[in-house]
Model confidence (mean pLDDT): 84 of 100.
A computed fold for a 1494-nucleotide RNA from an uncultured prokaryote, annotated as small-subunit ribosomal RNA.
The RNAcentral record of the sequence draws on ENA.

RNA sequence: UAGAGUUUGAUCCUGGCUCAGAACGAACGCUGGCGGCGUGCUUAACACAUGCAAGUCGAACGAGAAAGUUUCUUCGGAAACGAGUAAAGUGGCGCAUGGGUGAGUAACGCAUAGAUAACCUGUCCAAGCGCUACUGGGAUAGCCCUUCGAAAGGGGGAUUAAUACCGGAUACGUUGAUUGUUUUUAAGGACAAUCAAGAAAGGUGGCCUCUAUUUAUAAGCUAUCACGCAUGGAGGGGUCUGCGUACCAUUAGUUUGUUGGUGGGGUAAUGGCCUACCAAGACUACGAUGGUUAACGGGUCUGAGAGGAUGAUCCGUCACACUGGCACUGAAACACGGGCCAGACUCCUACGGGAGGCAGCAGUGGGGAAUAUUGCACAAUGGGCGCAAGCCUGAUCCAGCCAUGCCGCGUGUGUGAAGAAGGCCUUAGGGUUGUAAAGCUCUUUCACCGGGGAAGAUAAUGACGGUACCCGGAGAAGAAGCCCCGGCUAACUCCGUGCCAGCAGCCGCGGUAAUACGGAGGGGGCUAGCGUUGUUCGGAAUUACUGGGCGUAAAGCGCGCGUAGGCGGCUUGCCAAGUUGGGGGUGAAAUCCCAGGGCUCAACCCUGGAACUGCCCUCAAAACUGGCUCGCUAGAGUCCGGGAGAGGUGAGUGGAAUUCCCAGUGUAGAGGUGAAAUUCGUAGAUAUUGGGAAGAACACCAGUGGCGAAGGCGGCUCACUGGACCGGUACUGACGCUGAGGCGCGAAAGCGUGGGGAGCAAACAGGAUUAGAUACCCUGGUAGUCCACGCCGUAAACGAUGAGUGCUAGAUGUUGGGGGGCUUGCCCUUCGGUGUCGCAGUUAACGCGUUAAGCACUCCGCCUGGGGAGUACGGCCGCAAGGUUAAAACUCAAAGGAAUUGACGGGGGCCCGCACAAGCGGUGGAGCAUGUGGUUUAAUUCGACGCAACGCGAAGAACCUUACCAGCCCUUGACAUGCUAGGUUUCGGGUCCGAGAGAUCGGACCUUUCAGUUCGGCUGGGCCUAGCACAGGUGCUGCAUGGCUGUCGUCAGCUCGUGUCGUGAGAUGUUGGGUUAAGUCCCGCAACGAGCGCAACCCUCGCCUCUAGUUGCCAACGGUACGGCCGGGCACUCUAGGGGAACUGCCGGUGACAAGCCGGAGGAAGGCGGGGAUGACGUCAAGUCCUCAUGGCCCUUACGGGCUGGGCUACACACGUGCUACAAUGGCGGUGACAAUGGGCAGCGAAAGGGCGACCUGGAGCAAAUCCCCAAAAGCCGUCUCAGUUCGGAUUGUACUCUGCAACUCGAGUGCAUGAAGUUGGAAUCGCUAGUAAUCGUGGAUCAGCAUGCCGCGGUGAAUACGUUCCCGGGCCUUGUACACACCGCCCGUCACACCAUGGGAGUUGGUUUUACCCGAAGCCGGUGAGCUAACCGCAAGGAGGCAACCGACCACGGUAAGGUCAGCGACUGGGGUGAAGUCGUAACAAGGUAGCC
Repeated sequence: UAGAGUUUGAUCCUGGCUCAGAACGAACGCUGGCGGCGUGCUUAACACAUGCAAGUCGAACGAGAAAGUUUCUUCGGAAACGAGUAAAGUGGCGCAUGGGUGAGUAACGCAUAGAUAACCUGUCCAAGCGCUACUGGGAUAGCCCUUCGAAAGGGGGAUUAAUACCGGAUACGUUGAUUGUUUUUAAGGACAAUCAAGAAAGGUGGCCUCUAUUUAUAAGCUAUCACGCAUGGAGGGGUCUGCGUACCAUUAGUUUGUUGGUGGGGUAAUGGCCUACCAAGACUACGAUGGUUAACGGGUCUGAGAGGAUGAUCCGUCACACUGGCACUGAAACACGGGCCAGACUCCUACGGGAGGCAGCAGUGGGGAAUAUUGCACAAUGGGCGCAAGCCUGAUCCAGCCAUGCCGCGUGUGUGAAGAAGGCCUUAGGGUUGUAAAGCUCUUUCACCGGGGAAGAUAAUGACGGUACCCGGAGAAGAAGCCCCGGCUAACUCCGUGCCAGCAGCCGCGGUAAUACGGAGGGGGCUAGCGUUGUUCGGAAUUACUGGGCGUAAAGCGCGCGUAGGCGGCUUGCCAAGUUGGGGGUGAAAUCCCAGGGCUCAACCCUGGAACUGCCCUCAAAACUGGCUCGCUAGAGUCCGGGAGAGGUGAGUGGAAUUCCCAGUGUAGAGGUGAAAUUCGUAGAUAUUGGGAAGAACACCAGUGGCGAAGGCGGCUCACUGGACCGGUACUGACGCUGAGGCGCGAAAGCGUGGGGAGCAAACAGGAUUAGAUACCCUGGUAGUCCACGCCGUAAACGAUGAGUGCUAGAUGUUGGGGGGCUUGCCCUUCGGUGUCGCAGUUAACGCGUUAAGCACUCCGCCUGGGGAGUACGGCCGCAAGGUUAAAACUCAAAGGAAUUGACGGGGGCCCGCACAAGCGGUGGAGCAUGUGGUUUAAUUCGACGCAACGCGAAGAACCUUACCAGCCCUUGACAUGCUAGGUUUCGGGUCCGAGAGAUCGGACCUUUCAGUUCGGCUGGGCCUAGCACAGGUGCUGCAUGGCUGUCGUCAGCUCGUGUCGUGAGAUGUUGGGUUAAGUCCCGCAACGAGCGCAACCCUCGCCUCUAGUUGCCAACGGUACGGCCGGGCACUCUAGGGGAACUGCCGGUGACAAGCCGGAGGAAGGCGGGGAUGACGUCAAGUCCUCAUGGCCCUUACGGGCUGGGCUACACACGUGCUACAAUGGCGGUGACAAUGGGCAGCGAAAGGGCGACCUGGAGCAAAUCCCCAAAAGCCGUCUCAGUUCGGAUUGUACUCUGCAACUCGAGUGCAUGAAGUUGGAAUCGCUAGUAAUCGUGGAUCAGCAUGCCGCGGUGAAUACGUUCCCGGGCCUUGUACACACCGCCCGUCACACCAUGGGAGUUGGUUUUACCCGAAGCCGGUGAGCUAACCGCAAGGAGGCAACCGACCACGGUAAGGUCAGCGACUGGGGUGAAGUCGUAACAAGGUAGCC
């Protein structure tokens, strides 16, 4: 040393991405009061107008104006002052500092520590000498004259000075040569001797003691500044060395002055620094050479630190000064504001030539997201020159601009509840903004106004500056914004919007109720700032030194041998490199830290301390590492004796099988498959027998057995040969381990050459399968498979586990040896191998576990999100195929491992269900009914859509219903409540008339006349009218909802508490063995209990019994109109109440002595007796806003309300559900057989009568065990005789009936007539397991009327179930999974389209670099120097020396040619990535439907 979000349905792990922090020379957006202190071109080392940035010295030297003033004047001018001034020149010093910039440079450039015995040093200091110092000389600039030029600039002549220049003399030191001595090895060190060589300059002030003129000056003296020589110092510099100092090996070899030597040259100095010759070296895997990038350090930012990043401002060093080259001068330069040349650019020009270099300070243009004033002053600090005064100084000190940063301050204080108004929200009450405001009170920091006014300055001098600071004055007065509010992350509501507009750092928001967009209110954070963007570090232990990993997540090289390197057993002594301790030097200052101090505080500044973790020197120690050394035997190896083995190579050899060939027997098929076909066969196959040929492979033995390093190795024999093991303990004496490079081996496939070829078999062909089938299956079949030789060098080359050593419980197989014991086939023990299980430990888990994935050590290899990609380019290897090494752009927020719960599987096991099977009857074909789709329509209202919509909502659309359409009307409304105003006095009912389609409107008459009353429409109520609130909506959203319902499913399941196990999701319980209809029960068990479900409790049917006996019943008795009709009775039936009865209770068998199951007895009923009601946790965003309720939205003279008419009844079609049939198990006719449930007063309606009939008349009885509906029908008897019929009844005509205001659209029924399709129904499909199916009638709800539908009732009354393989659905366990929206899942590739980056690419453009050659400016060097020439020599001639000029070598730029390398563009082209709904298929995930993968 703090973490968080994000992969999943959930979990743990791995792993990336993202966030919170700090920082900045920043920029951008919004905003902006004051001050202090800092900072301010990060880009174009791009180009620069203008001004300034380095001068100074008259005390080195000569010369020397002008303006102006004054005076004089012959008016031409002259003189004096100005003034020895200005300006210029000679000379000296400075200009090499200061200031700027970071292009170059990967280097002794920088940093650090050293060396210089290999060096220099102007000015300065110390002491010494020369003491103005001896003696001489010749020039020259300036000025003047003249001349060339546009200019810049020159040329010539004359003259002149010096501290300018030169000769000679002198030399304590100095330098050179020679010799000697000495030291620390050497040496260019030190010392000594001899010889030789080499200096100078004067200026100024003062003084007169000496000398000379003798006034005062000069010589002189003195002082001072300069000068010369050498010594030392200080400070500065040059050079050299150790160590450190970026990335790329897809840069592996580089080098010819290269490496060394000798001689010479050069330099202040070493040195190939240069040159001649000689030698052939030198550097490099500890990374040379090359490429890319970069100034370095102190420091700065970050970080707990180690580190990482960085190198603005300040300090040190380096490099550069338009680009390249070069030297000169000088103490110092190869020189930012010097020179020469070349080049590019700009400017001037008279076109002949010239000039320039802001990376100094300001400033301009340009570039850019972006960076300031053409300011003041030399007052301070410092620098240059000067004796000094002083001058110069864009160094510097200050000011200006900029919120660019850090720091400080302010924008008020107190009080103030009616909790004002306004805003916002609201459940309408209220809440909040909020003591906030207003109001009252107080104060005046900052800013403003007025006054005073510093320090900085030692005596003087103040740019800053009338600044800081102080005093006074007025007045709350002039002074707040920005971002955020889904999670991370502090902070929530309303409105708008409606996958739009937009947001977004990551996850992600937005498709009508958005805390995520936009606005508002409120809130949170920071505050003169706040956000955003960019960058760095952190978090990130996500490169892991501190501090990670590699079985399955990314990661062990396929295996060995072995080089370098790394590491290494016991022991003796020595050394002291590492190591440890003491001491010393250094580690600049600033910065950081601590303490103290100064600005009112702080930032900032000052002083001191500490620190600077480093390097070097020295002393000491000797444990450990290392080196050398004496020994040892435990590691390693040798030797001897044994036994085991598919270890390797070569040669030989054997039998079985396959195929082919020959021959025999034999006849029509064989072969092959899911089924077939291609194929073979009457020219004789297949089958079978005999013989022969060929090639390949070696059954049984055979074994998680053996051997080998791995790949791999399998008949038998022989030869050669490698390794391991056991026993012995004779020998060597650490000889060891690992192993980058390197070398070798290395399955299969593939390649080359030559053989061989039986079987098998890519490619290919044919046949099938299929929608297709370039596959799976079949028939053929070539490479290949085999051998020899040579390549290739890869595999899921796997134990997905590198090698070695040591340590750490065991149990049990097996294999090869040894030892011991005995009972001789067993036991004990030991070494080596190979397996299984397992403790500790370990692991994310799975698992591993002495054969480690445990605990440690050594060495090697490898990993760092997924995709792109093991790809491109480059290199190397290869005949090729290809291998190896190995990126980037771009893109995603994941990709992944293990385990969990589900779901799923054309996985497995067990089990159930009319699920199949076995049966019976249907549907699908016909006609009709009914619903739906579609179509049509003004409308055909709406909903329901697999099962689980479709005779469903609808238990009944002619009007109504009705929601739809057309038309006509109403607008407080058809309905509710409240208020205001007015009117009326009941309201209402009935009849009639007029208009109208009606709603409605108008009118007349009759009837009725609320309650109270003060008798007043006065009060209440009602009604009407006008108005206001509101009503109303079958309008939308069932994906905002409640409620209700369907479905899985009456399936047996779904959970909880506690405990236990697991890091956790979770597991256990609930699994297991039995059993059941059942998670039903029993047993077992880390579980023990419990809840919702199951079952039971409820209703009903079946048996008995009790009670009761009318309207029911009638056995016995009586009566009778012969009818339970009457008396009577309540036994029976029945009714409707209660009770009993059934519990595996009993017996036998079976099972585990259980639960239970099987059989039996008894019983009305037997193992749940039949039927019903009853529907767990949940699923389907299932259905319903049109039952009802309800949020939100929408309409309000209409989307509300009323009415008439129409529509929901349409009709080419398609589907579902039904009815009736197709007939003889039937039709028709006849017939005095037998039910049950129910219903009935606006009702059921008897008898009787009429009608062929529907029906009508009639009205008894009955509010019903009493009366009615009510006739039951199948049945039985007769007839028909197989036909479109005496079947079937559609359709149509006609005449009627009934209901109803009204049957046209559009009811039902009846009679007569008509007499369609249909002769048992393709693929497919439905129901049913017993009083069931089938069949027969019957009742009811709805309802005026209308049923083939629905809900009930009874009558008759079967067949079949071997069984669970298969189809469908379900339950439990298990398994696999890449699914979790859960298989209607997931997901791959081509193609098509759009966009993006990228490889190749004929070429083309540019940069950079190499080699060869050409050219060769300036310049230095060398040579020549006949031209020129002051100092020296010489009497002269001339000489010495010098200069020009010329020549040569070197060389910048430039050119030619050939390469290397990097980058831009590029027709076309390759793959890659990304992109809601494109095409084709279905490869993978389940046994993924051919297991998958390498």